[in-house]
Context: one part of a larger RNA
Molecule: large-subunit ribosomal RNA, domain II
Organism: Candidatus Nomurabacteria bacterium
RNA sequence: GCCAACGAGUUUAUGUAUGCUGCAAGGUUAAGCUGCUAAAUCAGCCGAGCCGCAGGGAAACCGAGUGUUAAUAGCGCGAAUUAGUAGUAUACAUAAGACCCGAAGCCAGGUGAGCUACCCAUGAGCAGGAUGAAGGUGUGAGAAAUCACACUGGAGGUCCGAACCGGUGAGCCGUUCAAUACUCUCGGAUGACUUGUGGGUUGGAGUGAAAAGCUAAUCGAACCUGGUAAUAGCUGGUUCUCUCCGAAAUAGCUUUUGGGCUAGCGUCAUGUGUUCCCUUUAGGGGUAGAGCACUGGAAGAUUUCGACAGGGAGCAAUCUCGCGACAUCUAUCAAACUCCGAAUACUAAAGGUUAAAAGCAUGGCAGUUACACCGUGGGGGCUAAGCUCCACAGGUGAAAUGGGGAAGAGCCCAGAUCUCAAGUUAAGGUCCCUAAAUCUAUACUAAGUGCGUCUUAAGGAGGUGAAAUUUCUCAGACAAUGAGGAGGUCGGCUUAGAAGCAGCCAUCCUUGAAAGAAAGCGUAACAGCUCACUCAUCUAGAGAAUUCGCACCGCAGAUAAUCGGGGCUAAGUAUAGUACCGAAGCUGAGGAUUUAUAUUUAUUUCGAUAAAUGUAAGUGGUAGGAGAGCAUUCUUGUCCGCGUUGAAGCUAAAGGCGUGAGCCAUAGUGGAGCGUCAAGAAGUGAGAAUGUUGGC
Numbered sequence: 001g002c003c004a005a006c007g008a009g010u011u012u013a014u015g016u017a018u019g020c021u022g023c024a025a026g027g028u029u030a031a032g033c034u035g036c037u038a039a040a041u042c043a044g045c046c047g048a049g050c051c052g053c054a055g056g057g058a059a060a061c062c063g064a065g066u067g068u069u070a071a072u073a074g075c076g077c078g079a080a081u082u083a084g085u086a087g088u089a090u091a092c093a094u095a096a097g098a099c100c101c102g103a104a105g106c107c108a109g110g111u112g113a114g115c116u117a118c119c120c121a122u123g124a125g126c127a128g129g130a131u132g133a134a135g136g137u138g139u140g141a142g143a144a145a146u147c148a149c150a151c152u153g154g155a156g157g158u159c160c161g162a163a164c165c166g167g168u169g170a171g172c173c174g175u176u177c178a179a180u181a182c183u184c185u186c187g188g189a190u191g192a193c194u195u196g197u198g199g200g201u202u203g204g205a206g207u208g209a210a211a212a213g214c215u216a217a218u219c220g221a222a223c224c225u226g227g228u229a230a231u232a233g234c235u236g237g238u239u240c241u242c243u244c245c246g247a248a249a250u251a252g253c254u255u256u257u258g259g260g261c262u263a264g265c266g267u268c269a270u271g272u273g274u275u276c277c278c279u280u281u282a283g284g285g286g287u288a289g290a291g292c293a294c295u296g297g298a299a300g301a302u303u304u305c306g307a308c309a310g311g312g313a314g315c316a317a318u319c320u321c322g323c324g325a326c327a328u329c330u331a332u333c334a335a336a337c338u339c340c341g342a343a344u345a346c347u348a349a350a351g352g353u354u355a356a357a358a359g360c361a362u363g364g365c366a367g368u369u370a371c372a373c374c375g376u377g378g379g380g381g382c383u384a385a386g387c388u389c390c391a392c393a394g395g396u397g398a399a400a401u402g403g404g405g406a407a408g409a410g411c412c413c414a415g416a417u418c419u420c421a422a423g424u425u426a427a428g429g430u431c432c433c434u435a436a437a438u439c440u441a442u443a444c445u446a447a448g449u450g451c452g453u454c455u456u457a458a459g460g461a462g463g464u465g466a467a468a469u470u471u472c473u474c475a476g477a478c479a480a481u482g483a484g485g486a487g488g489u490c491g492g493c494u495u496a497g498a499a500g501c502a503g504c505c506a507u508c509c510u511u512g513a514a515a516g517a518a519a520g521c522g523u524a525a526c527a528g529c530u531c532a533c534u535c536a537u538c539u540a541g542a543g544a545a546u547u548c549g550c551a552c553c554g555c556a557g558a559u560a561a562u563c564g565g566g567g568c569u570a571a572g573u574a575u576a577g578u579a580c581c582g583a584a585g586c587u588g589a590g591g592a593u594u595u596a597u598a599u600u601u602a603u604u605u606c607g608a609u610a611a612a613u614g615u616a617a618g619u620g621g622u623a624g625g626a627g628a629g630c631a632u633u634c635u636u637g638u639c640c641g642c643g644u645u646g647a648a649g650c651u652a653a654a655g656g657c658g659u660g661a662g663c664c665a666u667a668g669u670g671g672a673g674c675g676u677c678a679a680g681a682a683g684u685g686a687g688a689a690u691g692u693u694g695g696c
Stems, first nucleotide, its partner, number of pairs: 001696006011096013026051003032045004055062002065077004099237002102234001106227006117201009126191001128160003131156001135152007164188003169184003203219001205215003240629006250263005264368002266365007274357001275358001277352007289340001290338002295334003299330004304325003310321004371397004375392006402413003417591004422587003428581003431566003437578001439577006450568002459553002463550005469544004480537005486510003491505003516531001519530003592619012630685001632682006639675001641674002649669004655664003
């Protein structure tokens, strides 16, 4: 891991509700006793008690009233017309282990020092080598104290190093040889050494050269048994089928926030009978918007005023820039501004559609109180977030399948009762992958821009198309080419020089087709080259600025790495149109079922129930509510049931019935019990619980 078996809402008491049964203004017995019996059951007695038939008051007490009170007032609670009670079944609640498994723990009584810690008693062990303390002897020196040298001696928690004790570093092992080992290396090795045997100390206790170490592979409180099914607002699990309906993730309170209680939202029953919903009308409002009349903000201008900081000019007076305040004008801003002011929403009344659909009330039973994204209006944040917090009787998911979106909880379309080799549409699509247009018409794009949102900015640019404005133009425009572009004069001043062209002032006149006291380059200054301006050649459009469409640059990333792909110049973009494809939508055909309603039949306790046939509307679904069934084991009765002429069980894919759980038949195997129907009672259904046991 798989297979098989086992494995979780039970029982008792009390209460409430509903159904059924008995009796009914009454209902009912409990303990106990008697009878029957082997015993229990059962039958009878027993009316104690309980509930109901009347309430009010703390009570006395009064009573359809009573309490309060001085009150006959007012007010509170009642009556004003009536159903209970006992049993039984189901559901739920409460008390109990209370659906099942699961702690770490707490307490009590015991068992442990054959492991290990320390202690006591009595024994044992430590190759070899090195060093050479005290002391001693001899000789010498010295006045002596004493000193020196030689020999001797053999001390030490001394040194090196086996046994022994340990366990430093590394490797190896790490489903191991081993629940701590092995290899190399390493520390101590006459000592606070090591060790044998016997003995002693223990669970809030021991022992500890102290690490909360050790106390039998267990230690920040051992182990065993019991209290004990401890408790678990926590996690996991909780077993057959079909039908009807179908939530919530919100509010208030909570040592409360992953738990509860009440309300909200679901379901079932009973009652009410349109109260629901829609339209119209009538209301109040101060939001969106708008506005500046108030309260404030902020910009510009002007007048006036000022013990008006500061800068500039001036000797100063003063002037100028600026600063502050009131007022006026212009253009403005506001969630905590309003002279104004919607749409919605809300409230009420009237009218109306639906009646298979809602609303409301009472009662039984819940679940939910971690929500998510999308749209809209907002707060926080950066008008960041697949961010966070509110609102909307918003949408979807949650609890929703199908089609589209390449893929996809929440987006778009659309709500799956079942069957169909039928039709028709939605969103979205129609070159191929891939169902359907290589469709029609008119434009644009040349960038593979683009071909599905995200994916692009400021800025730049004779890309290209469209629109409208305006200037010049056959009296010849724009461009190009040829020619001219002069004289007074080198204007005056300044200056070393200043001649159009360093700078200042002025900027005239003449000749002319035209030519500036010069728009650039240039020279030390001149010179020189252009320009404006003019003529000629040429020839028909040429310029300026604006708006819009589509493109370009700006534009740098990690697979060649993407439009879903191929690929496409349309199969891109814009506008208009016609076909077609496309879903579990809708339609068609045929079934099932629920509810309502109509008819018929049958039964009836006359309340109704059941069946059949129509009609209409339904039939996605988690938590959850309601209903109807299937199967297992046992009990009672029943079928004068089945069975060695073969029961149960097992095997088989093929048959039949049922929406399904399942049931029946057939064949083989098996070898002794088993079923139908009507009731009753439960150790009553497994795939999950790191489930338990067994097998492989």